[in-house]
Context: one part of a larger RNA
RNA sequence: UUGGGCGUAAAGCGUCUGUAGGUGGCUUUUCAAGUCUACCGUAAAAUCCCAGGGUUUAACCCUAGACAGGUGGUGGAAACUACCAAGCUAGAGUACGGUAGGGACAGAUGGAAUUUUUCAGUGGAGCGGUGAAAUGCAUUGAGAUCAGAAAGAACACCAAUGGUGAAAGCAUUAUGCUAGGCCGACACUGACACUAAGAAACGAAAGCUAGGGGAGAAAUUGGGUUUAUAGACCCUAGUAGUCCUAGUUGUAAACAAUGGAUAUUAGGUGUUGUGUGACUCGAUACGUGUAGUGCUAUGGCUAACGCGUUAAGUAUCUAGCUUGGGGAGGGCGUUCACAAGAAUGAAACUC
Numbered sequence: 001u002u003g004g005g006c007g008u009a010a011a012g013c014g015u016c017u018g019u020a021g022g023u024g025g026c027u028u029u030u031c032a033a034g035u036c037u038a039c040c041g042u043a044a045a046a047u048c049c050c051a052g053g054g055u056u057u058a059a060c061c062c063u064a065g066a067c068a069g070g071u072g073g074u075g076g077a078a079a080c081u082a083c084c085a086a087g088c089u090a091g092a093g094u095a096c097g098g099u100a101g102g103g104a105c106a107g108a109u110g111g112a113a114u115u116u117u118u119c120a121g122u123g124g125a126g127c128g129g130u131g132a133a134a135u136g137c138a139u140u141g142a143g144a145u146c147a148g149a150a151a152g153a154a155c156a157c158c159a160a161u162g163g164u165g166a167a168a169g170c171a172u173u174a175u176g177c178u179a180g181g182c183c184g185a186c187a188c189u190g191a192c193a194c195u196a197a198g199a200a201a202c203g204a205a206a207g208c209u210a211g212g213g214g215a216g217a218a219a220u221u222g223g224g225u226u227u228a229u230a231g232a233c234c235c236u237a238g239u240a241g242u243c244c245u246a247g248u249u250g251u252a253a254a255c256a257a258u259g260g261a262u263a264u265u266a267g268g269u270g271u272u273g274u275g276u277g278a279c280u281c282g283a284u285a286c287g288u289g290u291a292g293u294g295c296u297a298u299g300g301c302u303a304a305c306g307c308g309u310u311a312a313g314u315a316u317c318u319a320g321c322u323u324g325g326g327g328a329g330g331g332c333g334u335u336c337a338c339a340a341g342a343a344u345g346a347a348a349c350u351c
Stems, first nucleotide, its partner, number of pairs: 004322003007305002014202002017199001021195003025088004033081002035077008049065001051063004091192001092189003096184004103178001105176002108173001110155001114151002121145002126137002163170002207248006216242001221237004259318006267296011300307002324351003333344004
C1' cells in the first nucleotide's frame, strides 16, 4: 500500500535478444470510442445534511429541499488521445567513403624462464629448510657447474588514469574467417521507435561426467615443527583439480554495491578514435566539431559522505525490486540438475 523509496540505511534481475503488454516525432483529413457539454430517466423508503413546524423544552416526530459519486438514453463540440486516409524528415534503419581496436573462432608460430628425467663431463661432502630446528635428499656420488634433449603451462619489456566487448571477459607473433562500433558526406526507406512480464541466448572461479594431458604451484592427505591443545600459521613430500576436447552446472562483493531509453542544464583540464580551420615546405603546436574514457568544479540535489553533461540535477516513458530485526534464504510444495545443488519461497514464535 490512492503514499514514500532503491550508490553507502530494506531495495538495481549477472548481461543481452526479443513476444505479449505499456508508451511513442511533425503536418493535414475522416470519425466520434475515450474526453467535454445540454436535456431526460434511473439511483426504494428510512438514515445523514439543511430550512420550517409540532410535543411546555429535549430526545423524538412531520413537511419541504439538497450535495457527492455512479449509470442509461437523446442532441451537440472536435482541441487532445485512439481510429481512417494522405504526406514529411529532425527519431530509427539501409547503402556509400574512411578508420581504431588484447572483440570472437580456427589451425599454425617464437623466445626467456622453470622442472624433471636421461645421458655425457668436471668434482667430492654435504645439501635443503627455519625465528630456531626437524622430517626430507646425499658416497648406489647429492648439492654446485657445464653441454645437449624433452615436456607442460604462462606470455616479461611495450603497458597507460590506455583499447575493446552486452556482461562474464579479452594481451607472444603472423595468417585465415567473422561480429560490432565511431567519423564523414548526405543517396534511399519514411516512425519502421523505446521498454519489456513470460521465453530464448551468453555467463568468472569452483564442482560434476567421459577421454586425453600433467612442468610449476597446490585444496584433501602423510610426515616434521610450534603449542596447554594445533584438526592452523612455518617446513618437507604431495593427490584431486588447475591445461585441452565434448558435455553439464548457472552461481560471485557477477560492484560503479548506481536498470534501460530520450530531452535538457556554467566552466576548466588530461587522454583515445575521427573530421575540419587558418598558418606552415612539412611535422609539432593552436582553434573548432563529434564519439568514448578520466580528474576538478558552478547552479541544483543529498541525512551526510558525496554526485555533478558518463548526475545521485531538471523532466517524461517503461520493466524490476523494497516495506522493522531475528526465525530464514531455513521448512513444505513445485520446476530444473548426473550429483553437488539452483530457482521460487511462507508461517508459528520472539524482541
Molecule: small-subunit ribosomal RNA, central domain
Organism: Bonia amplexicaulis